[in-house]
RNA sequence: CCUCGGCGCGGCGAUGGAUUCCGCCUUCCCUUCCGGGUAAACCGUCCCGUCCCGCGGGACUGAUGACUCCUGCCAAAAC
Numbered sequence: 001c002c003u004c005g006g007c008g009c010g011g012c013g014a015u016g017g018a019u020u021c022c023g024c025c026u027u028c029c030c031u032u033c034c035g036g037g038u039a040a041a042c043c044g045u046c047c048c049g050u051c052c053c054g055c056g057g058g059a060c061u062g063a064u065g066a067c068u069c070c071u072g073c074c075a076a077a078a079c
Base pairs, nucleotide, nucleotide: 001006010025011024012023013022016070017069018068020066021065028037029036030035044060045059046058047057048056049055
C1' cells in the first nucleotide's frame, strides 16, 4: 500500500564492526501525534545421573547464520 494475503521497510540468527548472500520474525496498546510501551524471531554443543521436568556433575567449539575483510584476545613458528 484499503482488510486478508503479498511485497517493502524494520528487527533477529551464543562475544565487536562492515559488504554480499541465506534463513527466521514482524503481535498489540496508549498518545497532547512529538512520541511512549509491548510481542515475535534470538539467548551454543555433547555426555552422565534423575520416571519426566527441574536440578547437579563432566567434556568442548566459536568474535561468521554463510563467505570475506577489519578490530580485540590467545597460542606457535620465523626474522